[in-house]
RNA sequence: AAAUCAUAUGGGCAAGGUCAGCGAAAGCUGGCUUGCGCAAAGCUAUGGGUCUAAAGAAUUUUUUUCUAUGACUGCCAGGUUGCAGCA
Numbered sequence: 001a002a003a004u005c006a007u008a009u010g011g012g013c014a015a016g017g018u019c020a021g022c023g024a025a026a027g028c029u030g031g032c033u034u035g036c037g038c039a040a041a042g043c044u045a046u047g048g049g050u051c052u053a054a055a056g057a058a059u060u061u062u063u064u065u066c067u068a069u070g071a072c073u074g075c076c077a078g079g080u081u082g083c084a085g086c087a
Stems, first nucleotide, its partner, number of pairs: 005085001012038002016033007036074001042080003046077003049072003056066003
């Protein structure tokens, strides 16, 4: 110096609730409150998976079905970055 990893210190993020805004929706952003939980619950839509269906297509007795170019990284993995330090 690097890898794996215990324990502790100092910390980090923030489920949910609520208000406002954006969006067709899924969902996202910010404030307040709170702390479901997380050693990457930091970043990344690369692979798988899940959610939504505006537009489009098909079908109608005015409905139904299909479909991401939309979304989810706190669904799983990959890539990448990072704090601490006993053995």